[in-house]
Molecule: Bacterial RNase P class A
Organism: soil metagenome
RNA sequence: GAGUCGGCUGGGUGGCCGCGCCGCUUGCAAGGGCGGUGAGGAAAGUCGGGGCUCCACAGGGCAGGGUGCUCGCGAAACGUGAGUCGCGGUGACGUGCAGGACAGUGCCACAGAGAAAAGACCGCCGAUGGCUUGGGCAACCAAGCACAGGCAAGGGUGAAACGGUGCGGUAAGAGCGCACCAGCGCCUCGAGCGAUCGGGGUGGCUCGGUAAACCCCACCCGGAGCAAGAUCAAACAUGGGAGGCAGCCCGCCGGCCUCGAAAGAGGCACUCCCUAGGUAGAUCGCUGAGAUGGAUGGCCGCCCAACCUUCGCAAGAAGGUGGACAGAACCCCGCUUACAGGUCGACUCAC
Numbered sequence: 001g002a003g004u005c006g007g008c009u010g011g012g013u014g015g016c017c018g019c020g021c022c023g024c025u026u027g028c029a030a031g032g033g034c035g036g037u038g039a040g041g042a043a044a045g046u047c048g049g050g051g052c053u054c055c056a057c058a059g060g061g062c063a064g065g066g067u068g069c070u071c072g073c074g075a076a077a078c079g080u081g082a083g084u085c086g087c088g089g090u091g092a093c094g095u096g097c098a099g100g101a102c103a104g105u106g107c108c109a110c111a112g113a114g115a116a117a118a119g120a121c122c123g124c125c126g127a128u129g130g131c132u133u134g135g136g137c138a139a140c141c142a143a144g145c146a147c148a149g150g151c152a153a154g155g156g157u158g159a160a161a162c163g164g165u166g167c168g169g170u171a172a173g174a175g176c177g178c179a180c181c182a183g184c185g186c187c188u189c190g191a192g193c194g195a196u197c198g199g200g201g202u203g204g205c206u207c208g209g210u211a212a213a214c215c216c217c218a219c220c221c222g223g224a225g226c227a228a229g230a231u232c233a234a235a236c237a238u239g240g241g242a243g244g245c246a247g248c249c250c251g252c253c254g255g256c257c258u259c260g261a262a263a264g265a266g267g268c269a270c271u272c273c274c275u276a277g278g279u280a281g282a283u284c285g286c287u288g289a290g291a292u293g294g295a296u297g298g299c300c301g302c303c304c305a306a307c308c309u310u311c312g313c314a315a316g317a318a319g320g321u322g323g324a325c326a327g328a329a330c331c332c333c334g335c336u337u338a339c340a341g342g343u344c345g346a347c348u349c350a351c
Stems, first nucleotide, its partner, number of pairs: 001349009011303007019038008040325001044336002047334005052225004064221005069083005084098001085096004099216002104214002106210003121155002123151003128148002130145006163181006182206001184203008229284004239274005255268005304323001306321006
């Protein structure tokens, strides 16, 4: 000088006015007085897990969903710490929904001949068959063609082409053979709790990628949420009972319907009493802030960081601006996202 990672902080102080809750006190009450207490690292998003509450629930299976390297911590978690492995970085470090692709199925754009028991466009070959020419009595030999055919070395396409290099081999070639290397399976030794790592031997030469495609494997999984929910509980209506249908005195009044000749009986209106459930409403749930229209605020002075202007060579002086994101609503543990500025620590690379 350039970077990586992790903490802490996130204006201070004084005055005046004001707000919620609690306690004491005063007052018949409304209210007053005094004292105490009153936002965050994220109170946010409401994403994961739990407490709490109500509902549902014999047992087993299917469907559906979630989780998915290892060990620890934790009540639990799509949490966290330390590791392993892959990828990126010279490095500090960052990052990963990190089981299985010989259980099965599917897919692999474009380009390309061919994209998984593949394939031949250019190319290589002329062993074999065929044809032509020449030689030979003939068997056959030589040269040529590239029709059938053989090959996959080289070129070309692609993100990816069915191991790499070399030697042998061959008509040309090819793990066809061999040596070494890479990878895979099996056996085995060592280190580690483990994921895994390091080594030795051996086999066939070698079956690509994709599971944030279906799927397979292992483990796990009821729903709704404080407007959860609990207690008390009007008015009106409903149901039931009594009066109405009349103890006596004075004044006044006493409705309607049915049966009946009448006496009388029954019903309605009306009045009073009781009443399950539950609505309005209230209280609880509720909190070391704790409302249920929701308090935690405003103004001024001084100081501090930062910025602007003027003056000054400079140190500095004067004036002005001015402090991020945001703000509880049942509680707790996490995660994610937002955040001006200040400050501390550890580490890396270069000189």